[in-house]
RNA sequence: GCUCCCUUCGUCUAGCGGUUCAGGAUACCACCCUCUCACGGUGGGGACAGGGGUUCGAUUCCCCUAGGGAGCG
Numbered sequence: 001g002c003u004c005c006c007u008u009c010g011u012c013u014a015g016c017g018g019u020u021c022a023g024g025a026u027a028c029c030a031c032c033c034u035c036u037c038a039c040g041g042u043g044g045g046g047a048c049a050g051g052g053g054u055u056c057g058a059u060u061c062c063c064c065u066a067g068g069g070a071g072c073g
Stems, first nucleotide, its partner, number of pairs: 001072007010026004018056001028044005049065005
């Protein structure tokens, strides 16, 4: 330099053109439980890398950029 893949709550992940609030686990916070802690229960806050395009409609499809990974030279 070229080609391919990935980027979603703090972390790990599901999802896939239309709608329930983008779901789950864990972590965090509050309450309940307990003499206290832990465990357990209930509830809460929290995410689609950035920009542009296609489309009636984009987290999803296309392009560029950024970051990460793999291969080739």
This is a predicted structure of a 73-nucleotide RNA (transfer RNA) from Ectothiorhodospiraceae bacterium AqS1. Taxonomically the source falls in Ectothiorhodospiraceae (Bacteria, Pseudomonadota, Gammaproteobacteria, Chromatiales). Its Rfam family is "tRNA". It is annotated as a transfer RNA. Rfam describes the family as follows. Transfer RNA (tRNA) molecules are approximately 80 nucleotides in length.